[in-house]
């Protein structure tokens, strides 16, 4: 330069016929306990990487750009 894959909550993942976005695990609250873990109830927490496009609607479909990992390849 060129193929592939990956980007979702703090953290690590799920999310197919496109139709209002989830668990785990931290947080933060109550509850219980002399008290702390542990256990249990509930609670916040998301521009779904970024610009566009398509469609009545896009995390999901196509385009380009960024970042990460893995290959190949070229120059030094």
């Nucleotide at each position: 330069g060129c193929c592939g894959g990956c980007u979702u909550a703090g953290c690590u993942c799920a999310g197919u016929u496109g139709g209002u976005a989830g668990a785990g695990c931290g947080u933060c609250u109550g509850a219980u306990u002399c008290g702390u873990a542990a256990u249990u109830a509930g609670a916040a927490g998301g521009u779904c990487g970024c610009c566009g496009g398509u469609u009545c609607a896009a995390u999901u479909c196509c385009g380009g750009c960024a970042g990460c990992c893995g290959g190949c390849u070229c120059c030094a």
Molecule: transfer RNA
Organism: Pyrinomonadaceae bacterium